[in-house]
């Protein structure tokens, strides 16, 4: 350095619930604990989600919405990549 124990010391925290922020995706805080050896950080490539906005669309007839397009928004616990990092058995 690779690697990753039924090791030790610690760490993070899915669903769900509550509060706040946001148009939404989602984020932050508290509870919770499915999991995680980078589940630490970075939207660089791919991917996924959202669409305030836009439309010459559908529907309706004053209300109630639906459909289509778009990321500059979001996700690092989707896959790659980059940066950083605790511990140390076997090999």
């Nucleotide at each position: 350095c690779c690697c990753g124990a039924u090791a030790a010391a610690g760490g993070c925290a899915a669903a769900c619930c509550c509060g706040c922020c946001g148009a939404a995706a989602g984020g932050c805080g508290g509870g919770g604990g499915c999991g995680c050896a980078a589940a630490g950080c970075c939207a660089c490539g791919g991917g996924u989600c959202u669409a305030a906005g836009g439309g010459u669309g559908g529907g309706g007839g004053u209300u109630a919405c639906c459909c289509c397009c778009u990321a500059c928004g979001a996700c690092a616990g989707c896959c790659g990549g980059g940066c950083u990092g605790c511990c140390g058995a076997a090999g």